[in-house]
RNA sequence: ACGGCCGGUUGGGCGAUCGCGGUGGGGCUGUGCCCCACUGAGGAAAGUCCGCACUCCAUAGAGCGUGAUGCCGGGUAACUCCCGGGGCGGGGUAACCUGCCAGAUCGGGCCACAGAAACAUACCGCUGGAUUUAUCCAGUAAGGGUGAAAAGGUGGUGUAAGAGACCACCGGUGUACGCAGCAAUGCGCACAGCCAGGCAACCCUCAUCAGGAGCAAGGUCAAGCAGGAACAAGAGACUGCUCGCCUCACACCCUUUUCGAAGGGCAUAGUUCCGGGUAGGCUGCAUGAGUUGAUAGGAGACUUUCAACCUAGAUAGAUGAUCGCUCAGGCAUAGGGACGAAGGGAUGAAGCCCUCGGGUGUAAACCUUCAACCUAUGUUGGACAAAAUGCGGCUUAUAGACCGGCCUAGGGG
RNA sequence: CGGGGUGUAGCGCAGUUUGGCAGCGCACCGCGUUUGGGACGCGGGGGUCGGCGGUUCAAAUCCGCCCACCCCGACCA
Numbered sequence: 001a002c003g004g005c006c007g008g009u010u011g012g013g014c015g016a017u018c019g020c021g022g023u024g025g026g027g028c029u030g031u032g033c034c035c036c037a038c039u040g041a042g043g044a045a046a047g048u049c050c051g052c053a054c055u056c057c058a059u060a061g062a063g064c065g066u067g068a069u070g071c072c073g074g075g076u077a078a079c080u081c082c083c084g085g086g087g088c089g090g091g092g093u094a095a096c097c098u099g100c101c102a103g104a105u106c107g108g109g110c111c112a113c114a115g116a117a118a119c120a121u122a123c124c125g126c127u128g129g130a131u132u133u134a135u136c137c138a139g140u141a142a143g144g145g146u147g148a149a150a151a152g153g154u155g156g157u158g159u160a161a162g163a164g165a166c167c168a169c170c171g172g173u174g175u176a177c178g179c180a181g182c183a184a185u186g187c188g189c190a191c192a193g194c195c196a197g198g199c200a201a202c203c204c205u206c207a208u209c210a211g212g213a214g215c216a217a218g219g220u221c222a223a224g225c226a227g228g229a230a231c232a233a234g235a236g237a238c239u240g241c242u243c244g245c246c247u248c249a250c251a252c253c254c255u256u257u258u259c260g261a262a263g264g265g266c267a268u269a270g271u272u273c274c275g276g277g278u279a280g281g282c283u284g285c286a287u288g289a290g291u292u293g294a295u296a297g298g299a300g301a302c303u304u305u306c307a308a309c310c311u312a313g314a315u316a317g318a319u320g321a322u323c324g325c326u327c328a329g330g331c332a333u334a335g336g337g338a339c340g341a342a343g344g345g346a347u348g349a350a351g352c353c354c355u356c357g358g359g360u361g362u363a364a365a366c367c368u369u370c371a372a373c374c375u376a377u378g379u380u381g382g383a384c385a386a387a388a389u390g391c392g393g394c395u396u397a398u399a400g401a402c403c404g405g406c407c408u409a410g411g412g413g
Numbered sequence: 414c415g416g417g418g419u420g421u422a423g424c425g426c427a428g429u430u431u432g433g434c435a436g437c438g439c440a441c442c443g444c445g446u447u448u449g450g451g452a453c454g455c456g457g458g459g460g461u462c463g464g465c466g467g468u469u470c471a472a473a474u475c476c477g478c479c480c481a482c483c484c485c486g487a488c489c490a
Base pairs, nucleotide, nucleotide: 001408002410003407004406005405006404007403008402009401010400012326013325014324015323016322017321018320020040021039022038023037024036025035026034027033028032042384046395047394049393050392051391052390053389054214055213056212057211061243062242063241064240066210067209068208069207070206071085072084073083074082075081086101087100088099089098090097091096102205103204107203108202109199110198111197123144124143125140126139127138128137129136130135152170153169154168155167156166157165171195172194173192174191175190177188178187179186180185218283219282220281221280227274228273229272230271231270234248235247236246253265254264255263256262257261276489277488278487290309291308292307293306294305296303297302327382329380330379331378332377333376334375335374336373340370341369342368343367344366351360352359353358414486415485416484417483418482419481420480423439424438425437426436433470441457442456443455444454445453463479464478465477466476467475
C1' cells in the first nucleotide's frame, strides 16, 4: 500500500410542522373523539430451504415402506448448521479461496456413437499347424486402430510368438507389526504379483435419525341460519400399509326363525358431499434456548457465574410526509506539495581533440508532464428492503463508510 | 401466514419415470394448383428446454440455489 486477501462493526445524526399504531393517565356534549406522557422494524424482517419450541391429533407404541444424512472429533435444545482436524483434487506470485469424501467382491441395471470387444472379448497385426496361396484351427493384449473409458510403467529373463508367466527398480492396493494421535489419518518397516474399468446427485447394501399436521395450530365468548343426501359396523393413527393397546359407537324399538341366540330393518359414534349463516371480540402473543457488560474455562464454535435492563404487537395490516441545519464519503476548481521530480532536449550548444570528414562532451538553455497528502470554495450525498406465533441456522439482495490482521508476482514513486 | 404445482418454437402441448440426433398440431416462409383468394398438395425455417452452479464421457431429464406464474386452505351449524 497502486493492487489484493481474511475477520469484525455500521447501515447517517439533530430539529420544526403535519399525520399514524400501541400502552398509561385525564377530560367531555360519554362508547368515540380530544389532550398529555412514554413508546413504535431488520441485518437480512425476504426465500420458506433445514432444525426446534409451542398446540392439537389417543398415552406418540412396534414392524415394513418412505425420506434425510454419510471422512474424524467437538459444539448445540436440535440441524442439510457452526468450530477444529484429516485425505484426494482445482485456482492464485502470495495472503488465501474452493470442490469432493461409507460400500463397485451381496445382487441387479446402465456405459449412446465409434470400436473386434464396454467386462470378458481376437478386427488388423505377430506366431505355430492344417491345407496350398484362398481359407480354417490354435496361441498371443507386446504393436496398430476406436473411444470419455480397453490389459500398471521402464529394463531384462523367457518363448514358436508373447504376456507379472518370472525377475530388478518405480508407482498403486491390501494385510500384519511398531511409533504418534481420542479418532480420521500420518510416518517407518515387512510381506503378498494382489494390479481386468467407471457410474451409488441409478436401484441397492451398511450405519444413524425421523409419527402426522400446522398459530387459518388450538382455547373461549358472542351473533346468525335451514336443513338435506350418501356410506355406516365399525370409527378414531394418517397426506403409505399392517399390528398391538386404549377410547367412542353398535342403545332402544320392530320383525323373521331352528326360541340358547342368530339374521334383517330402524337408529347411533363418525366420514364425505350439497345447501345455509357469520366475515366479530378476547386469548394463544411478547420474561425469552432474551439483550448488554464483566468474569472464568476452551485453540475455536461455545459454555459457567455475576450484575444491569425490558426492547413493536398492527389484523389488510401503524412505524410516514415536507422543510431546515449538519456528517462520513464522492466529484470539480484553485493554491500548497514544487527554486522539486520525471521525460524530451541528445539527429549533441560552449569547451577540448583533430587528418577539418569527424570524435568527445554538460541531469545546460528551453519544452512537456507530475502522485500521495494538506487547505479552501462549490456541488453532490446515504443501498437492499420492511414485522404478522416465537427462536437457531442456511441461502439470496445490499450504495457506501469505519476498524483490525495479513500478502507481494507485476506496475508506479 | 401456511401448503402444493407449473415453466420446452409466436400459441397450445408431448418428451423428464428408465440421462444419449428436441418433437407434434396450429401459425410463419417458398413453390404448385386457381382469373384471383381460401382450402388442398409438396418442401422449408424457427429452440439460452425460466436463470445460475454442480454430478456425469454426456443433462430438457439427476442434485442444489434463485426467478416468474398458478391453485388450495377461515369459523359456526
Source information: Two RNAs folded together computationally: RNase P RNA and transfer RNA, 490 nucleotides in total. It holds a member of the Rfam family "Bacterial RNase P class A". Rfam describes the family as follows. Ribonuclease P (RNase P) is a ubiquitous endoribonuclease, found in archaea, bacteria and eukarya as well as chloroplasts and mitochondria. The coordinates come from a structure-prediction model, not an experiment, and the mean pLDDT is 77.